[in-house]
A computed fold for a 443-nucleotide RNA from a Chloroflexota bacterium, annotated as Bacterial RNase P class A. Rfam family: Bacterial RNase P class A. Rfam classes the family as a ribozyme. Rfam describes the family as follows. Ribonuclease P (RNase P) is a ubiquitous endoribonuclease, found in archaea, bacteria and eukarya as well as chloroplasts and mitochondria. The sequence was found by an Rfam model in a public genome assembly. Model confidence (mean pLDDT): 77 of 100. NCBI's taxonomy places the organism under Bacteria, Bacillati, Chloroflexota.
RNA sequence: CAGGUUGGUCGGGUGGCUGCGGCUCAAUUCGUUGGGCUGAGGAAAGUCCGCACUCCACAGGGCACGGUGCCGGGUAAUACCCGGGGCGGGGCAACCUGCCGGACCGGGCCACAGAAACAAACCACCAAACUGAACAUGUUCAGUCGGUAAGGGUGCAAAGGUGGGCCAAUUCACAUCGUGAGUUGGCGCGUAGUUGCCCAGCAAUUGCGUUGUAAGAGACCACCGGUGUCAGCAGCAAUGUUGGCAGCCAGGCAACCCCCACCAGGAGCAAGGCCAAGCAGGGACAAAUCCCAUUGUUCGCAAUGGGACGGGAGCGGCUCGUUCUCGUUGAGUUCCGGGUAGGCUGCUUGAGCUGCAAGGAGACUUGCAGCCCAGAUAGAUAGCUACCAGGGCAUUGGCAAGCCAAUGCUUAACAGAAUGCGGCUUAUAGACCGACCUGGCCU
Repeated sequence: CAGGUUGGUCGGGUGGCUGCGGCUCAAUUCGUUGGGCUGAGGAAAGUCCGCACUCCACAGGGCACGGUGCCGGGUAAUACCCGGGGCGGGGCAACCUGCCGGACCGGGCCACAGAAACAAACCACCAAACUGAACAUGUUCAGUCGGUAAGGGUGCAAAGGUGGGCCAAUUCACAUCGUGAGUUGGCGCGUAGUUGCCCAGCAAUUGCGUUGUAAGAGACCACCGGUGUCAGCAGCAAUGUUGGCAGCCAGGCAACCCCCACCAGGAGCAAGGCCAAGCAGGGACAAAUCCCAUUGUUCGCAAUGGGACGGGAGCGGCUCGUUCUCGUUGAGUUCCGGGUAGGCUGCUUGAGCUGCAAGGAGACUUGCAGCCCAGAUAGAUAGCUACCAGGGCAUUGGCAAGCCAAUGCUUAACAGAAUGCGGCUUAUAGACCGACCUGGCCU
C1' cells in the first nucleotide's frame, strides 16, 4: 500500500418562522393568551421465545397434553448470552458454520438398484460321491448333489485395515530318484520401537507374526483402528491421555412412535378497575334427601339451628381435594332475544439511562455520582428557509502521482411508538474507530 475477516459508534447539527401532543407556570374579559421543559428506532419490524403486570375464591396434588435436552457459568427468566468439550463442513489464514440425553426397553422404517439391507447367491471359487464324454488308462472337461462368501458386480451402506510368501539345509516316515510332516537359517512382506539423514520421506537395526483349509473365513497369529470395561494422571465437569483385558466388530434413522431427566395452571392491556347512560329485573330447558334439637301450631305441618349425604357452579381436558350455593323450588349451566360502540383510569420512575472506579478470561456483578428522556386515542412528534458538517461528480490552483484548498451542481438508506422490559431473527445509502489474517514493497 492492496485485499479480506471481525467488533463497535453515528445514521446529521445549529438558528429563524409557522403548525401540533404532553407536563408545568403566569394572566384571564373564562373565549383564551403568553412563557419554560419535552416529544418516534437500531431495529419501533417479524410475533419466534422469556418475563413483569392483571383476572379467574386459593392455584394445592396427580394424570394426560405441551416444551427443553453435551459441560460449567451469567441473568428476574429463557429455547437467550459467555466460556469450554465432542463429532463434522468451508476457507491458505484471520474466521464462518451444522449438530449434541438414550438405538443394550420395545415397536417401526431404510425408495430404486442389487442374490440379499438382521440376509435366500447373479458372475465366480472348491474337494468327496454319482453321471456322461474324450483319450495318453488315470488325467481333463461338463453336469447333478454339496460347500464358501476371500475375488467381481449393485448400492449411502453388503460381516473393520494390512501381512500370513519364496529359497536352502537338515531330521523322520513311506514306495531309490519323489511325496508328506517337523526343525533351523536366509530373503521378502506386515507391524511396533530405536538411531541416522538430503526429515511430507529414505536408510540401518532390534522385537513379534509369517498358521490353517478341498476352497474360504477374526477359525488362528502379529500389529493397528473402532467399541466396551478396569486402573493411573489432568480437569469443577463435559472429556482428554497412558496402560491392561476382551474377537465384542451387523449399520443408519428417535425434527418416526417410544424411554429417561427437568420445566410448566390458563387467558391476556380488546387484561382489568371506576363512572354515566340505556334495555326486557326478558324467554325456554331445568337438579337434589334423611336425622336430631328448639319454637309455633289450624296437630296436616311450618320456621330456625346443627349433622350426614346429595345436586349445581368455580378460565384449556380429566380427576382428587377444597370454596360458594342450593336441596322441592327455581339457582346456576346451556340456548334464544334485547341494551351499551360514551367518559375516566390502567398509561409510563423503570429487572431505567449515562459517567467513573473496582472485581472477572468473558457474559456480567458491586459501589459512587448525575439525569427524567413520548403517552397519543382516528391516533400528535411536522412543514418552509438559511448556514454548517458528511458523501458523490465536474472545474481551477498548489510541479506531478497521492494529497490539500476554492467554486459550482447534487445527495442521504431500512423505515414510524399504542402496556412495558430482556432476547433472537430479518432489512439497511453512507461515514468513522479498533483488532486480526494474507500478499507486495521499503528499512